Large-subunit ribosomal RNA, domain VI from Chroococcidiopsis cubana CCALA 041, 266 nucleotides, folded computationally. Rfam family: Bacterial large subunit ribosomal RNA. Model confidence (mean pLDDT): 84 of 100. The RNAcentral record of the full RNA draws on ENA.
[in-house]
Context: one part of a larger RNA
């Protein structure tokens, strides 16, 4: 722009897409077949391969400034304690969240339909025979459904509830055309379990972001004092101090102030 007034929530599913694998062993059963030798169908149960999707609770990696060590120089006036630099982590140990896989957890299920080679029932034509010619059955990893995801632009524009509606002005042949509005809905605005833009998600009748309190969890025992040791250091104060993203509480800060679309009884 349509979808024939305008809007909000919930559905249908035309149609589209994804998945469909495979292997091994236990049993049936050393059974049925066979002289033996070897050796099944069908049926039942278990493990695993690849694929493939979700997860972060476990085992990991990753974590660019979270935490400690540490070396060189420079700086804070010196000690002492910190701070910048050394690739856009100096370099070493770790490591929350998130996000990942090597790491869990799940699928690939149908004694549902019609059917292909084929296999059969009845059966004539053509006094037989014959699965076909009338009738009628079986029968695949394949088709159709049946799982999983998307779908009403599905112009064949599909339903269900719900909300708003007898404003003004110009002009007419009119279902015209302008402002102001309703219901709602957009920009702005705080933002993240959302994101390429855009969509989705929140807004004081609020826990949406910061901020705090307190927890979880990293490191791993600050600093300062004190003790002891000529000193390095060691202990104590004290499972300390410090800490991004994680949980939970708190309206202290910021979602303010606002501007605009947007029916006319279909």
């Nucleotide at each position: 722009c349509g979808u024939u007034a305008g809007a909000g929530u919930a559905u249908u599913g035309c149609g589209a897409g994804g998945a469909g694998c495979c292997u091994u062993c236990c049993u049936u059963a050393g059974u049925a077949c066979g002289a033996g030798a070897g050796g099944a169908c069908c049926g039942g149960g278990a493990a695993g391969g690849a694929c493939g999707a979700a997860c972060c609770g476990c085992u990991g990696g990753u974590g660019u400034a979270c935490c400690a060590g540490u070396u060189a120089u420079c700086g804070u006036g010196c000690c002492a304690a910190c701070g910048g630099u050394a690739g856009a982590c100096g370099c070493u140990g770790g490591g929350u969240a998130g996000c990942c896989a090597a790491g869990u957890u799940c699928g690939g299920a149908g004694c549902g339909g019609a059917u292909a080679a084929c296999c059969g029932c009845u059966g004539a034509a053509a006094g037989c025979a014959u699965c076909u010619a009338a009738g009628u059955g079986g029968g695949a990893a394949g088709c159709c459904c049946a799982c999983c995801u998307c779908c009403a632009g599905a112009u064949g524009a599909g339903u269900a509830c719900u909300c708003u509606c007898a404003u003004g002005a110009a002009u007419u042949a009119a279902a015209u055309u302008c402002a102001g509005u309703a219901a709602g809905g957009u920009c702005a605005c705080c933002c993240a379990c959302a994101g390429a833009a855009c969509a989705u998600g929140g807004g004081u009748u609020g826990a949406u972001a910061g901020g705090u309190c307190a927890g979880u969890g990293g490191u791993g025992g600050a600093a300062g004092c004190g003790u002891g040791g000529u000193a390095a250091c060691a202990c104590g104060u004290g499972c300390a101090g410090c800490c991004g993203a994680c949980u939970g509480g708190u309206a202290c800060u910021a979602a303010c102030a606002g501007a605009c679309c947007g029916a006319g009884g279909g």